[in-house]
Context: one part of a larger RNA
Molecule: large-subunit ribosomal RNA, domain III
Organism: Actinomycetota bacterium
RNA sequence: GAGUAGCGAGAGAGGGGGGAGGAACCCCUCCGCCGAAUGCCCAAGGGUUCCUGGGGAAGGUUCAUCCGCCCAGGGUUAGUCGGGUCCUAAGGCGAGGCCGAGAGGCGUAGUCGAUGGACAACAGGUUGAUAUUCCUGUACCACCGUUUCCGCGCCAAGACCGAAUCCACGGUGCUAAGGAAACCCCUUCGGGGGCUACCGAACCUCGUGGCGCUAGGUCACCGAUGGGGAGACGCAGGAAGGUAGGUGAUCCCGGGCGUUGGUCGUCCCGGGGCAAGCGCGUAGGGAGUCGCCGUAGGCAAAUCCGCGGCGGCAUGAUCCUGAGGCGUGAUGCCCAACUCGAAGGAGUGAAGUCACUGAUCCUACGCUGCCGAGAAAAUCCUCUAGGGAGUGGAAAAGGUGCCCGUACCCCAAACCGACUCAGGUGGGCACGUAGAGAAUACGAAGGCGAUC
Repeated sequence: GAGUAGCGAGAGAGGGGGGAGGAACCCCUCCGCCGAAUGCCCAAGGGUUCCUGGGGAAGGUUCAUCCGCCCAGGGUUAGUCGGGUCCUAAGGCGAGGCCGAGAGGCGUAGUCGAUGGACAACAGGUUGAUAUUCCUGUACCACCGUUUCCGCGCCAAGACCGAAUCCACGGUGCUAAGGAAACCCCUUCGGGGGCUACCGAACCUCGUGGCGCUAGGUCACCGAUGGGGAGACGCAGGAAGGUAGGUGAUCCCGGGCGUUGGUCGUCCCGGGGCAAGCGCGUAGGGAGUCGCCGUAGGCAAAUCCGCGGCGGCAUGAUCCUGAGGCGUGAUGCCCAACUCGAAGGAGUGAAGUCACUGAUCCUACGCUGCCGAGAAAAUCCUCUAGGGAGUGGAAAAGGUGCCCGUACCCCAAACCGACUCAGGUGGGCACGUAGAGAAUACGAAGGCGAUC
């Protein structure tokens, strides 16, 4: 310079409280704002900012008794949520290997890597601060042993399948030596010659029997690091069946009955909920399905898959999938209201139905259409290779269940922007009246009045 610019979108007022001190802190009342957010829940990121008590230097664009500030103490509880002990994608690393003077580069087998696949828990209550984690109730998953029941097997016994070779008998067919028409040629007419069909053993082949109820093989169960199936996939479109949600109620329950004209009335106010699991298997959607035989493919094998053939059943069959609903869960929990208490709080606890509406959610990427033709691997099912002497199934009650995350903010004063910055930041939830609507306006729940 200069006590100048500025104090960073926005509504506050009154009363009370504590305090040395209050426009800004706390409480109450009224008013105002957001309400597809300025509400609620996650991911990323942050890293104690969370809660309680205390503080008043600095930070806070002013004040401060207040704070995301300072000090102290406390707080994050999991078989099921998310991640790991499962799987793979892009991509990374990479034994050997190839290349390079080297540093190093590339890359096979492998091994990592979710933003994807697989996989078992819901409702209520509770703290000052955590909860699908604690508690209550009701479940589910994997593994373990115990008991009971029903099976099958090994040894032994038994059952089934069952040869090759050799021998005996028989059959069909081939052809050898040999025989031989018709036909042709010759003829002394007696016959002779030529050609083929055909006849014709053995070997071979086929059948039956013997060796022989022989040799030999198979029998429970487990089971791939291997085969096969499934997993397994785009986008758009419209309809249907539902549900969540919403609205109304003359129905049900609780409360009220009028300082003002009326108000015991079809009056007024408020409420009218509940999951996973288990059972039934619906609206709907999809596939032809089952059996036998053969088989050169699926890098070995296969009863599996593929391919070929035959037969049974059948588009109202069979199988798979499947919302919702109903029952149970629930003689439970929740809840209006009421009672007690100075308050934090504690307790009792009614009805819990019907109709209409109705999703962007579910059936379901199911159907239809289209062209740009739309991951992989594991879990799962099945097949054998192999293992194999004990083993499979069901039920009951019991036991075990590891590591990491879990506080809090999360369209923001806690993340990214040097700041308590009008900027930026992925996903989920989606109420009422009007409206096509998630626009807009005003509201509910909830949250704010934004640090002069």